[in-house]
RNA sequence: CGGAAUAGCUCAGUCGGUAGAGCACUUCACUCGUAAUGAAGGGGUCGUCGGUUCAAGUCCGAUUUCCG
Repeated sequence: CGGAAUAGCUCAGUCGGUAGAGCACUUCACUCGUAAUGAAGGGGUCGUCGGUUCAAGUCCGAUUUCCG
């Protein structure tokens, strides 16, 4: 100097306008039972601090950690 940081894990998130998917987890159905399958559900201070804005995951500044 460049890139990354968002759910337990791996990652999306458009021009700034209600934060999402897959897997995992919980409950139910199915089964003699388990797995598989189907249905429903819970789970987020978006690394931290500040700024701009009616409104910030997104824009600006600083900063921490990781990678190059």

Source information
Predicted 3D model of a 68-nucleotide RNA (transfer RNA) from uncultured Mediterraneibacter sp. The prediction has a mean pLDDT of 82. The sequence is in RNAcentral, with records from MGnify. RNAcentral records the identical sequence in 3 taxa. It matches the Rfam family "tRNA". Rfam classes the family as a transfer RNA.